[in-house]
Molecule: transfer RNA
Organism: Levilactobacillus brevis
């Protein structure tokens, strides 16, 4: 350089050939409970799905450039 994977909430991760409002544990906050914490349990908030473009009625998903990581080959 060149081929191949991946990028989604603070962190891991789902969402299987495109489909309706994008979930889930952990974590945070908040409230029960307890003399106080931890622990249960209830509940709240947290996303422009890396960026920009196409393609459809309809993108998280397909396509193309960039970017950022991994890995192979040179």
């Nucleotide at each position: 350089g060149g081929g191949c994977c991946c990028u989604c909430a603070g962190c891991u991760c789902a969402a299987c050939a495109g489909g309706a409002u994008a979930g889930a544990g952990c974590a945070a906050c908040a409230g029960u409970u307890u003399c106080c914490u931890a622990a249960a349990c209830u509940g709240u908030a947290g996303g422009u799905u890396g960026c920009g473009a196409g393609u459809u009625c309809g993108a998280u998903u397909c396509u193309c450039a960039c970017a950022g990581g991994g890995u192979u080959c040179a």